[in-house]
Order: sequence, then C1' cells, then structure tokens
RNA sequence: AUAGUUCUUCGGGGCGGGGUGCAAGUCCCCACCGGCAGUAAAGUCUGCGAGCUGAAACUGGCUGAUCCGGUGUAAUUCCGGAACCGACGGUAUAGUCCGGAUGAGAGAAGGGUAUU
Repeated sequence: AUAGUUCUUCGGGGCGGGGUGCAAGUCCCCACCGGCAGUAAAGUCUGCGAGCUGAAACUGGCUGAUCCGGUGUAAUUCCGGAACCGACGGUAUAGUCCGGAUGAGAGAAGGGUAUU
C1' cells in the first nucleotide's frame, strides 16, 4: 500500500402546552423528530437497512413522503418560502407511550493475519 480473511467496539431521534371526554403522550389545535452509503452537505433523489410476506431460506416478492424562488461550474442536498411522510402487536384510534428488542441491522472505526 492492497482489501482477501478473522476478531472487537460502535451503530435511531421525538408529545411540551391547550381542548373534548369516565378514560386519550392515541382524537382535535399548536409543538417535536429524522438510520446507512452515494452525489454540492438529502426523512421526501439513487441504492440499502429496518418493517411486512411465503412452511422456510436468499441474490425472492411487497414497502412512505417536495415543490417554488435564489446563489453557483455543479444543489429536488445549501439559503429563503410553502408543503408532505412515517411497520407490526397492545391500549380511546399512536412517527413521538409500552412490547417483540439486553434483539436484528445498512454501515462506521480499530486490532490481528495474509499478499505485494
């Protein structure tokens, strides 16, 4: 230096106020949050993970949401404005509570080893 192999560690945030009600962190009004890689810096682009699915498995199948203006060589990524989205089970109907989960995981960092 390479990236074959192996091990270790790390690896998801958010309901505060008010209203109704017997009861709501679940409804209504305001609020708050945003995994990983790529690319001009991205919840909404591309790819992935998570989730769901088939008796089971993966290289199977399914799987949310953005526009306008500005700057610039370049931005649906920055700046300004206005929007939108969010698995399953439980419970008064849940992105924010509890549970599967002291789980899994895209991937990130480091050590050993191998090769040059």
FMN riboswitch aptamer (RFN element) from Johnsonella ignava, 116 nucleotides, folded computationally. The same sequence occurs in records of 2 taxa. It matches the Rfam family "FMN riboswitch aptamer (RFN element)". From the family's description: The RFN element is a highly conserved domain that is found frequently in the 5'-untranslated regions of prokaryotic mRNAs that encode for flavin mononucleotide (FMN) biosynthesis and transport proteins. Model confidence (mean pLDDT): 81 of 100.